[in-house]
RNA sequence: UGUUCCGAUGGAGGCGCGGUCCCCAUCAGUAGCGGCGGCGAGGGGGAUGGACCCGACGACCCGCGGUGAACGGGGAGGGCCGCCGAAGGGUUCGCGAGUCAUCGGCGCGGGCCCUGGACGCCAAGGCGAAAGCCCGGCGGCUGUCGUGCGGGACACCCCGCGCGGAGGGCCAGCGGAGCG
Numbered sequence: 001u002g003u004u005c006c007g008a009u010g011g012a013g014g015c016g017c018g019g020u021c022c023c024c025a026u027c028a029g030u031a032g033c034g035g036c037g038g039c040g041a042g043g044g045g046g047a048u049g050g051a052c053c054c055g056a057c058g059a060c061c062c063g064c065g066g067u068g069a070a071c072g073g074g075g076a077g078g079g080c081c082g083c084c085g086a087a088g089g090g091u092u093c094g095c096g097a098g099u100c101a102u103c104g105g106c107g108c109g110g111g112c113c114c115u116g117g118a119c120g121c122c123a124a125g126g127c128g129a130a131a132g133c134c135c136g137g138c139g140g141c142u143g144u145c146g147u148g149c150g151g152g153a154c155a156c157c158c159c160g161c162g163c164g165g166a167g168g169g170c171c172a173g174c175g176g177a178g179c180g
Stems, first nucleotide, its partner, number of pairs: 001180007009172003014084001016083007023075002026072001032067002035064004042054003046103005087115010116142002119139004125134003144165009
């Protein structure tokens, strides 16, 4: 001085990711409550079974009127917070709530696996009350590394066109080990 590997640190991609609060619509004229009328024995958890509770003082259900939510999910915008495997998903295990058990769903945490990112389109599947969300595929765009051709400066590098890979990556300096 160059290069390879290891370690921690600091960074970059942009309609960048996630959380939370405000606001808005949806949920929904639904659930619940109450009145009148009808029916007449069952009803209550997402499903099943047990237990428990309610029900002839008429439940459940149906009709008419009155009143009338909330959780959760979503969203153009704004504030704050944490960030760049940000985060999202699949699978499996454990825990939690629901009265108990099983299954399913939801939330939290761990293991393994996939996806660089944002957007548009497609249709099947999953979740959902819906709006939607997730997964998958396709399309061009974009960042990064490598590479082919051409040009510039001519070692480093920059630009244009094209191809390929993936974030366990890429860039930068620092510490250590090895090789030249």
Lysine riboswitch aptamer from a Holophagaceae bacterium, 180 nucleotides, folded computationally. The prediction has a mean pLDDT of 76. Its Rfam family is "Lysine riboswitch aptamer". Rfam describes the family as follows. Riboswitches are metabolite binding domains within certain messenger RNAs that serve as precision sensors for their corresponding targets.